Context: one part of a larger RNA
RNA sequence: UUGGGCGUAAAGAGCACGUAGACGGUUUUUUUAUUUUGCACUUGAAAUUUCAAAGCUUCACUUUGAAACGGAGUGUUAAGAAAUAAGAAACUUGAGGAAGUAAAAAGAAAAUAGAAUUCCUAGAGGAGAGGUAAAAUUUGUUGAUUUUAGGAGGAAUACCAAAAGCGAAAGCAGUUUUCUUGUACUUUCCUGACGUUGAGGUGCGAAAGCGUGGGGAUCAAAAGGGAUUAGAUACCCCUGUAGUCCACGCCGUCAACGAUGACCAUUCCUUAUUGGAACAUUUUUUGGUUUCAGUGAGUGAGCUAACGCGUUAAAUGGUCCGCCUGAGGAGUACGGUCGCAAGAUUAAAACUC
Numbered sequence: 001u002u003g004g005g006c007g008u009a010a011a012g013a014g015c016a017c018g019u020a021g022a023c024g025g026u027u028u029u030u031u032u033a034u035u036u037u038g039c040a041c042u043u044g045a046a047a048u049u050u051c052a053a054a055g056c057u058u059c060a061c062u063u064u065g066a067a068a069c070g071g072a073g074u075g076u077u078a079a080g081a082a083a084u085a086a087g088a089a090a091c092u093u094g095a096g097g098a099a100g101u102a103a104a105a106a107g108a109a110a111a112u113a114g115a116a117u118u119c120c121u122a123g124a125g126g127a128g129a130g131g132u133a134a135a136a137u138u139u140g141u142u143g144a145u146u147u148u149a150g151g152a153g154g155a156a157u158a159c160c161a162a163a164a165g166c167g168a169a170a171g172c173a174g175u176u177u178u179c180u181u182g183u184a185c186u187u188u189c190c191u192g193a194c195g196u197u198g199a200g201g202u203g204c205g206a207a208a209g210c211g212u213g214g215g216g217a218u219c220a221a222a223a224g225g226g227a228u229u230a231g232a233u234a235c236c237c238c239u240g241u242a243g244u245c246c247a248c249g250c251c252g253u254c255a256a257c258g259a260u261g262a263c264c265a266u267u268c269c270u271u272a273u274u275g276g277a278a279c280a281u282u283u284u285u286u287g288g289u290u291u292c293a294g295u296g297a298g299u300g301a302g303c304u305a306a307c308g309c310g311u312u313a314a315a316u317g318g319u320c321c322g323c324c325u326g327a328g329g330a331g332u333a334c335g336g337u338c339g340c341a342a343g344a345u346u347a348a349a350a351c352u353c
Base pairs, nucleotide, nucleotide: 004324005323006322007307008306012321014204015203016202017201021197022196023195025091026090027089028088029087030086031085033084034083035082036081037080038076039075040074041073042072043071049067050066051065052064053063054062055061094194095191096190097189098187099186100185101184102183106180107179108178109177110176111175112174113157118152119151120150121149122148123147124146128139129138165172166171209250210249211248212247213246214245219243223239224238225237226236261320262319263318264317265316266315269298270297271296272295273294274293275292276291277290278289279288302309303308326353327352328351335346336345337344338343
């Protein structure tokens, strides 16, 4: 390489867009470029293989004959047939657009609301308060904890709330406004294959971290103290700085998980729920039937090593990409690329078992 695989054994890239490439709907026609399909001849050494005989007492073995030898080459002709490719013409079911409805924590910016924590000011009050398994550090007569009123500031949005919704993923939740995007359903009006995937490439990408400038209520790495303990660089307690928040710029990683790549087609049943549409019934808008698009649960065939999956497949097929090949060494070294750095990415070998 072939073959076999990728939910959990090694293996689906974090996610998308998209270049080259690969693959690609229906009908007619042209060109004959490629492939397949026929016949004849030649070749396909011997041994080996298969069959039938013979020879060693038999078998093994040997000898003889025949067959076979996935194939290859040459010639040939007739009518062709099929597929692919290329050119031309058309079609509508894939794809896209239009019109009409609909739902939504989809994104960005601005404004704003009420609880709560902390702090400050004033009043009341007068001895403890905190904290723990128990304590102590801590805090309080310079008046704490508690309570009432007022103020400041930052961050997060209880209930609603759900196996619910939206988004490509990361992710998204008080309310209002403005701007931007995606999706579903119905009509079957328009374009007419415009499609799928996608090496490189480009963009997005939690948290932590980094740079510059703000902000700083809470919580809280580091750090300090109190306990516990044989010790306690921890678990518990009291403090507490980066950070947590905002703007702009980097980083580019994760159990980035459904540990399950994208797209298309085919194939039981039951049940719940979200968003549409149609129908019937209408006592009246509640339930009913069917259907399209999602989100869940249970099961059948089938699949699976088993667990389990099961129309949201891990079933049955197709197209394209990525990845795996014993364990450790190692996702490491060296080199390259990227980065301010941290580091990321690409990625071995010796050696050991």
Background:
Predicted 3D model of a 353-nucleotide part of an RNA (small-subunit ribosomal RNA, central domain) from Nannochloris sp. 'desiccata'. The prediction has a mean pLDDT of 83. The organism belongs to Nannochloris, within Eukaryota. RNAcentral holds the full RNA, with entries from SILVA.